[in-house]
A computed fold for an 84-nucleotide RNA from a Solirubrobacteraceae bacterium, annotated as transfer RNA. Model confidence (mean pLDDT): 81 of 100. The organism belongs to Solirubrobacteraceae, within Bacteria. The RNAcentral record of the sequence draws on ENA and Rfam. Its Rfam family is "tRNA". Rfam's curators write: Transfer RNA (tRNA) molecules are approximately 80 nucleotides in length. It is annotated as a transfer RNA.

RNA sequence: GCGGCGGUGGCGGAAUUGGUAGACGCAGCGGACUCAAAAUCCGCCGGCAGCAAUGUCUUGAGGGUUCGAGUCCCUCCCGCCGUA
Numbered sequence: 001g002c003g004g005c006g007g008u009g010g011c012g013g014a015a016u017u018g019g020u021a022g023a024c025g026c027a028g029c030g031g032a033c034u035c036a037a038a039a040u041c042c043g044c045c046g047g048c049a050g051c052a053a054u055g056u057c058u059u060g061a062g063g064g065u066u067c068g069a070g071u072c073c074c075u076c077c078c079g080c081c082g083u084a
Base pairs, nucleotide, nucleotide: 001083002082003081004080005079006078007077010026011025012024019067028044029043030042031041032040046057047056048055049054060076061075062074063073064072
């Protein structure tokens, strides 16, 4: 250089027919239990604004297609694998 696969909350990792983004696990926060802790159990858990209701933004970056894009198309960046 060429070819293939991948990049999604703090971390791992789903969403495969284009139709509610973030299931599930870890971490974290609150509570129960305990003399106290560990373990276990219950609840919560993306960012921003707001007292709240709620609104808005968000899938590596930038464009495009579409009523609608994590998903399809184009360019670029990064990682892994193969090849010369």